Record summary: A computed fold for a 73-nucleotide RNA from Xylaria telfairii, annotated as transfer RNA. The coordinates come from a structure-prediction model, not an experiment, and the mean pLDDT is 82. Its Rfam family is "tRNA".

RNA sequence: ACCCUACUGGCCUAAUGGUUAAGGCGUAAGACUUCUAAUCUUAAGAUUAGCGGUUCGAGUCCGCUGUGGGGUU
Numbered sequence: 001a002c003c004c005u006a007c008u009g010g011c012c013u014a015a016u017g018g019u020u021a022a023g024g025c026g027u028a029a030g031a032c033u034u035c036u037a038a039u040c041u042u043a044a045g046a047u048u049a050g051c052g053g054u055u056c057g058a059g060u061c062c063g064c065u066g067u068g069g070g071g072u073u
Stems, first nucleotide, its partner, number of pairs: 001072007010025004018056001027043005049065005
């Protein structure tokens, strides 16, 4: 330099181009308990890496940029 690939809450993983982006772990509060842990209930937490494009409609398709991983010379 070129090619391939990934990017979604703090972490992990879903979501057929179509309702309010789902679940687990974790976190916070409460219940229970002598206390802690465990268990149960509730809550918060995502502009789906960024910017554009296609489309009636984009997390999903296309382009560019960024970051990580892999490969070729």
Taxonomically the source falls in Xylaria (Eukaryota, Fungi, Xylariomycetidae, Xylariaceae).